This is a predicted structure of a 104-nucleotide RNA (Glycine riboswitch aptamer) from a Burkholderiales bacterium.
Rfam family: Glycine riboswitch aptamer. Rfam's curators write: This family represents the bacterial glycine riboswitch. Glycine riboswitches usually consist of two metabolite-binding aptamers domains with similar structures in tandem.
The model forms 91% of the base pairs in the Rfam consensus.
Taxonomically the source falls in Burkholderiales (Bacteria, Pseudomonadati, Pseudomonadota, Betaproteobacteria).
The sequence was found by an Rfam model in a public genome assembly.
[in-house]
């Protein structure tokens, strides 16, 4: 020196839950001369149900402290966030830098 705690920054990893039901719009296919009529979308917009929790928030256990309060979890409750793929977000983990501070 370097192993340590905190923050911050990049990089890699990272779970769950509805392809829901309507109503409107939109596209797309069939009939057709338009109009309209049926189909079909995993699209947009709303409402309504269900469902998840690992941003957040809120409650709480251990326990802790400046003690009759406070602080406090990967429990717990779902405001708020999300439920095909993509994408985005993600607590946490690792690795690389940077700051502070402890320890030697």
């Nucleotide at each position: 020196c370097c192993g340590c705690u905190u923050c911050c920054c990049g990089c890699a990893g990272g779970a769950g839950a509805g392809c829901g039901u309507c109503c409107g719009g939109g596209c797309c296919c069939g009939u057709c001369g338009c109009a309209a009529c049926g189909g079909a979308c995993a699209c947009c917009g709303g409402a309504c149900c269900g469902c998840c929790g690992a941003a957040g928030g809120c409650g709480u256990a251990a326990g802790u402290c400046c003690c009759c309060g406070a602080c406090g979890a990967u429990c717990g409750c779902u405001c708020a966030g999300g439920c095909a793929c993509c994408a985005g977000g993600g607590a946490c983990u690792g690795c690389g830098g940077g700051a502070a501070g402890g320890a030697c």